Small-subunit ribosomal RNA from an uncultured prokaryote, 1500 nucleotides, folded computationally. Its mean pLDDT, the model's own confidence on a scale to 100, is 83. The RNAcentral record of the sequence draws on ENA.

RNA sequence: AGAGUUUGAUCCUGGCUCAGAUUGAACGCUGGCGGUAUGCUUAACACAUGCAAGUCGAACGGUAACAGCAAGAGCUUGCUCUUGGCUGACGAGUGGCGGGCGGGUGCGUAACGCGUAGGAAUCUGCCCAGUAGCGGGGGAUAGCCCGGAGAAAACCGGAUUAAUACCGCAUAAGCCCCACGGGGGAAAGCAGGGGAUCUCUUCGGACCUUGCGCUAUUGGAUGAGCCUGCGUCGGAUUAGCUUGUAGGUUGGGUAAUGGCCUACCUAGGCAACGAUCCGUAGCUGGUCUGAGAGGAUGAUCAGCCACACUGGGACUGAGACACGGCCCAGACUCCUACGGGAGGCAGCAGUGGGGAAUAUUGGACAAUGGGCGAAAGCCUGAUCCAGCAAUACCGCGUGUGUGAAGAAGGCCUUCGGGUUGUAAAGCACUUUCAGUAGCGAGGAAAUGCUCAAGGCUAAUACCCUUGAGAGUUGACGGUAUCUGCAGAAGAAGCACCGGCUAACUCCGUGCCAGCAGCCGCGGUAAUACGGAGGGUGCAAGCGUUAAUCGGAAUUACUGAGCGUAAAGCGCGCGUAGGCGGAUGAUUAAGUCUCAUGUGAAAGCCCUGGGCUCAACCUGGGAACUGCAUGGGAUACUGGUCGUCUAGAAUACAGUAGAGGGUAUUGGAAUUUCAGGUGUAGCGGUGAAAUGCGUAGAUAUGCGGAGGAACAUCGGUGGCGAAGGCGGCUAUCUGGCUUAAUACUGACACUGAGGAACGAAAGCGUGGGUAGCAAACAGGAUUAGAUACCCUGGUAGUCCACGCCGUAAACGAUGUCAACUAGUUGUUGGGCUUACAUGUCCCUUUAGUGUCGAAGCUAACGCGUUAAGUUCUCCGCCUGGGGAGUACGGCCGCAAGGUUAAAACUCAAAUGAAUUGACGGGGGCCCGCACAAGCGGUGGAGCAUGUGGUUUAAUUCGAUGCAACGCGAAGAACCUUACCUACCCUUGACAUCCUUGGAAUCCUGUAGAGAUACGGGAGUGCCCUCGGGAACCAAGUGACAGGUGCUGCAUGGCUGUCGUCAGCUCGUGUCGUGAGAUGUUGGGUUAAGUCCCGUAACGAGCGCAACCCUUAUCCUUAUUUGCCAGCACGUAAUGGUGGGAACUCUAAGGAGACUGCCGGUGACAAACCGGAGGAAGGUGGGGACGACGUCAAGUCAUCAUGGCCCUUACGACCUGGGCUACACGUGCUACACAAUGGCCGGUACAGAGGGUUGCAAAACCGCGAGGUGGAGCUAAUCCCAGAAAACCGGUCGUAGUCCGGAUUGGAGUCUGCAACUCGACUCCAUGAAGUCGGAAUCGCUAGUAAUCGCGAAUCAGAAUGUCGCGGUGAAUACGUUCCCGGGCCUUGUACACACCGCCCGUCACACCAUGGGAGUGGGUUGCAAAAGAAGUGGGUAGACUAACCUUCGGGAGGUCGCUCACCACUUUGUGAUUCAUGACUGGGGCGAAGUCGUAACGGUA
Repeated sequence: AGAGUUUGAUCCUGGCUCAGAUUGAACGCUGGCGGUAUGCUUAACACAUGCAAGUCGAACGGUAACAGCAAGAGCUUGCUCUUGGCUGACGAGUGGCGGGCGGGUGCGUAACGCGUAGGAAUCUGCCCAGUAGCGGGGGAUAGCCCGGAGAAAACCGGAUUAAUACCGCAUAAGCCCCACGGGGGAAAGCAGGGGAUCUCUUCGGACCUUGCGCUAUUGGAUGAGCCUGCGUCGGAUUAGCUUGUAGGUUGGGUAAUGGCCUACCUAGGCAACGAUCCGUAGCUGGUCUGAGAGGAUGAUCAGCCACACUGGGACUGAGACACGGCCCAGACUCCUACGGGAGGCAGCAGUGGGGAAUAUUGGACAAUGGGCGAAAGCCUGAUCCAGCAAUACCGCGUGUGUGAAGAAGGCCUUCGGGUUGUAAAGCACUUUCAGUAGCGAGGAAAUGCUCAAGGCUAAUACCCUUGAGAGUUGACGGUAUCUGCAGAAGAAGCACCGGCUAACUCCGUGCCAGCAGCCGCGGUAAUACGGAGGGUGCAAGCGUUAAUCGGAAUUACUGAGCGUAAAGCGCGCGUAGGCGGAUGAUUAAGUCUCAUGUGAAAGCCCUGGGCUCAACCUGGGAACUGCAUGGGAUACUGGUCGUCUAGAAUACAGUAGAGGGUAUUGGAAUUUCAGGUGUAGCGGUGAAAUGCGUAGAUAUGCGGAGGAACAUCGGUGGCGAAGGCGGCUAUCUGGCUUAAUACUGACACUGAGGAACGAAAGCGUGGGUAGCAAACAGGAUUAGAUACCCUGGUAGUCCACGCCGUAAACGAUGUCAACUAGUUGUUGGGCUUACAUGUCCCUUUAGUGUCGAAGCUAACGCGUUAAGUUCUCCGCCUGGGGAGUACGGCCGCAAGGUUAAAACUCAAAUGAAUUGACGGGGGCCCGCACAAGCGGUGGAGCAUGUGGUUUAAUUCGAUGCAACGCGAAGAACCUUACCUACCCUUGACAUCCUUGGAAUCCUGUAGAGAUACGGGAGUGCCCUCGGGAACCAAGUGACAGGUGCUGCAUGGCUGUCGUCAGCUCGUGUCGUGAGAUGUUGGGUUAAGUCCCGUAACGAGCGCAACCCUUAUCCUUAUUUGCCAGCACGUAAUGGUGGGAACUCUAAGGAGACUGCCGGUGACAAACCGGAGGAAGGUGGGGACGACGUCAAGUCAUCAUGGCCCUUACGACCUGGGCUACACGUGCUACACAAUGGCCGGUACAGAGGGUUGCAAAACCGCGAGGUGGAGCUAAUCCCAGAAAACCGGUCGUAGUCCGGAUUGGAGUCUGCAACUCGACUCCAUGAAGUCGGAAUCGCUAGUAAUCGCGAAUCAGAAUGUCGCGGUGAAUACGUUCCCGGGCCUUGUACACACCGCCCGUCACACCAUGGGAGUGGGUUGCAAAAGAAGUGGGUAGACUAACCUUCGGGAGGUCGCUCACCACUUUGUGAUUCAUGACUGGGGCGAAGUCGUAACGGUA
């Protein structure tokens, strides 16, 4: 520090997710040791039991218990009992101090509660310092005793008694009050010592002295109370709140200020800088994270606050409205004799409960600290320790070295090996930790005791201080640490391994089981599931979950944005607020600087020290960015006072304008009315119909009526803030602008709320209504058509007044100001010059357009009219959906508007641009694509293939074009893969091993055959004599075998687009990039063919050419072919001699290149025409098929991965099947006839094949064919008669002398065998069919059409296939349309690419949510009722020790009663919130449901 994820790819926007750190954690698996920390986050839920606050006899009366002593009694002579406070002590009690500390918890609290900095009107026990005092009296009371009553707790009565308990009196100031005259006002003793002085004595003392204590007061210290500035969560769908409220005066109250309380007076106070209300929450130092700013948090430790079962209340006290005190009310629990009582773990342990979850009913006061005490000491669940828990952090260990035969085993494998792996074993060492035995620190300082010195004192007592001495005190603790001993001995797991993210293979599974943080894996070859091997990471832990910060600049102060991604209010005016021109002076609030105080400690950071290190502990420093006070500076901002004119405004004079309001007026057109002319249609549409019209329409001409709108001018022209504004005229009126001068003197800008304006539609009232026209009606269209089209037509559109307040109210661009190149139009005004009287040129302003520099932008684009560079203020945004919706509020007559969520759900949604594909977009071009023609198919019969059906089997594959006379160039057996029956198991076939035998041939029996059992013949080749090679049989196991599956695991081959002209690359350039350019453009071509142009220049695969064949000629060659000329010969024939001219054959050459001429074209490429030529513009034909597409076809040609079968899915064999049969489809040939059929005669080919073969002549048969065998291994012989054609005859338009299916009979040939199931021949039979609907196919020249011939396969079996020649046409104007294709361009929400994408209702399942008659809780307002305890006030009742008294009583007090306040509680009525509710509304999400087809996108 980033990464993954939207797309075919790209850039951006934007969300989601991950990697890091952390935790009081929990869960899963695992677990050796130690140190240091931490440990109910939930039910402030309820609590059994024990402990957590006592102490003082040196305050007191005393003596219940214990001990001692003394006395006495009983006697068992060492025991019991009794008595005595005499002593140590001490239960209960009076009294003092302490239980307001320490410990716990976080309910409440949004507050002066906390934090920080200040303040004045206060109190403060114990402590410190100062001053002064402690004199003299009195009356009670608990305890104890007696009595009563009660279950108990507790209580009542009587008698008696003490005090440092209580109350007067005296005295008193530097105390308090005051009218300044005065007045008020305290105390307590206890302990130790002494016998010096004087006196008294009850002989104790008084007395003296010391210490403690007490009283008054002053000051301090500490602690506490109060007040103030600033800071301190969310909600405005909480906007107004408040009556003791705000202030004043009197009085009261408090320690103290104060409405704290009371009476009266005033009517204030708080609030948009957020009052009130609601929700949530203890606050802080700090902690976690972060670069920081921030964000989150407030366990442990520390400071403050609040609370103590819930609510209320006071008492005591220095301090409380009191955790282990009191009273009352309530809930709960317990005891009870039912009358009444007791209790409060949010102290430490512990229990139940809740929960994912959090420990022992431990030890000790040894240390530190606290309370009491003079002290010893006692108390202390504070504390110090121990126990439990890997809960966290830190440290250590589980060995070290050597060790290659790279062991065994595991796993993988290409079978060679690799890996686990120096890992193990083995050998040599070490012993931390744990174990065991032993030694053994530190935490301890003292207090007290003894002695000495000093102080106090009359004192050598006592007491205090200091010093010395002896002795004592350890829970932890079997401590830490150290030493010995033994032995590698006791000690490794967890997660992950598709990318992010370090780490890969095998097996299993087969969209199943499962995984998953995001993207996503899994449908038979899963590095993603499960297991294994291996690896990676961390390690006594490792993962998961939860949570926080980070990454996230994804709330942006640092540090984002708003034209199109989310986002500028529709527009101006204007309040508060914010911000604001030049200059001078002053001030010093902001700002800057210095100083002082404070910012607790701990923590963080730096630097030392101590535990062996570290964590941890500890010393010092820095820091604590803050606040306050004081001093200083004055540039800037602010305040105050002046001055100025550049901003702004005003005055004067003009120009332009659909700016606005009102009123008048004009012509054209539509409609309608009246009458005229006139006749059969009009109207409307893609085509029609509804409609109108013989009752006279439409058309035409004249006249009238009425309403609405203003053609031309008219223009990216004008005006207005926007909405918007268009005939002319008048009037009222707003604003802009120009030029020059004058005047005011910052008056400016923006603008939350607010209040105006605001298209269309809509609403209300009243008018008006020509045209147009929602709704509605009818006609069409359509599968439907509640639409588009047509005919009608009402609201409305118009006017007046009033509402509504929204629009893609758009420049999708808020307002103001300044600055920053220009070019070119246009509107209004001005200046100058020229010509000259309306124009030109230059220039300047105010608008309005286009292009464009810099710059900006994700790109598109913007660009002085900014989206550039700055500044001011406002508004708005923070993933998509849910949703601009619900609820609530406000507005509205309504429609609705405005403000505006959440649950839930998805991992995207979006913007711009790119390449393709597509379009019922556009342009250009091509093709037997259409058109023009010729011949067919579709109808019939048959042949063949396929589907379907059937079957034991009808083997398998091919399935739009691009499967279907296809694989199959040929199924009777074989083929054959299928079925039936029989049969074999190392196998029909291959290699290796062992044994035996030649091989081989002939033959018998059984069987359907395979096969089984026999008989006979035969003994070979090479040899170094060991044996070897080939072959056969048997055995054994490795293996064979599979036309079994997967063409979606593959190779190879092939089809198709398409013989279409395309497909790419290198370098350069442009672009952030995907990409573009080149390859586009202008011409041209069959062609990306060529030329020109050009940020491109070149190149490759394709095109073309090179290859074969065909058409002409030449050269060479001459047999088997040829024969002109010369001979010979025949009935005839190149038959023979010979020839080499010609044809042919087969080798090599020539030829054609737009080369030449003319024209067109751009001086090009090229095209058109012509000449010559056998051939002319690629001459004809063939082979040749770019990058790629279709998961196209083929595992059954072959090869091959994986899977499957192995006495069978392999092998052999028999018979059968692939040939079935009623239907559909496609293809082919032959027909339906006269361009013909039949009969007779006569011609002319080419290319092939032939020894398992082709087979002649001759003879036989009507014929298929048979007999026969010459010749030929082929330019020699044979197949082999070419047929259409031509000549002649016949038939005469008919189901025929057409057509030949079907069937019967007789045969021929092949073959082991023609039954299922061959071909052919002859005789007989003689079906359908008279040219074929919609539709559809082929073909552009030696082509179509037509005619025959040959070959491959093959024993036989073509109408198929592949070849060959013969005869030999018609037509093409042209590119509008159909189909396919190419190039350019455009739109796109498509990219599996239009067979795309995608919307809504309905149906079903699930989820959350709104409404809902209501129902049940919580909180709270208002009005009342009620009134415990308590405090305060009053008091007619009762009682009453101290003091006073005139002795009667009084003062004072207590109880009672009463008034006020008030908690619980109750009633009524509201508000708010939560839960629930029949039914209901929409929403979301779901598998391949239904209906349509709304959007891209066809109503362009």